[in-house]
RNA sequence: GUUCGUCUUCAGGGCAGGGUGAGAUCCCCGACCGGCGGUGAGUGUCCCACGGCACAAAGUCCGCGAGCGCGAUAGCGUUGAAUCGGUGCAAAUCCGAUACCGACAGUAUACAGUCUGGAUGGGAGAAGAUGUGC
Numbered sequence: 001g002u003u004c005g006u007c008u009u010c011a012g013g014g015c016a017g018g019g020u021g022a023g024a025u026c027c028c029c030g031a032c033c034g035g036c037g038g039u040g041a042g043u044g045u046c047c048c049a050c051g052g053c054a055c056a057a058a059g060u061c062c063g064c065g066a067g068c069g070c071g072a073u074a075g076c077g078u079u080g081a082a083u084c085g086g087u088g089c090a091a092a093u094c095c096g097a098u099a100c101c102g103a104c105a106g107u108a109u110a111c112a113g114u115c116u117g118g119a120u121g122g123g124a125g126a127a128g129a130u131g132u133g134c
Base pairs, nucleotide, nucleotide: 001134002133004131005130006129007128008127009126010125017029018028019027031114032113033102034101035064036063037062038061042055043054044053045052046051059100060099067078068077069076070075082098083097084096085095086094104117105116106115
């Protein structure tokens, strides 16, 4: 360094301001938010170079998680959304512009990505400790 095992810890954000109304964080104007892994032409630094190290890196590209349906379980199924322009050998990721998307249940009086609840839950995974084999 790596394989397999055990354990510990960690692992989701968001309606400002205004309008209508008896009543809305649910409607309208507007505001705000973006889980995990991969990919990816970033920045800094060391080096003649090859290359190394540190930090950052896609909501809408690929895969996954949560949720939902079925099932006794294992598990199976399902699960949203992007274009244009620019640079360039090369960009679905960079830069610019304009769009779009968001589980289930509940809500006294009114339709929820943002409120309340399942949830002091679960979890993709991340970090660390330890044992074993190579």
Molecule: FMN riboswitch aptamer (RFN element)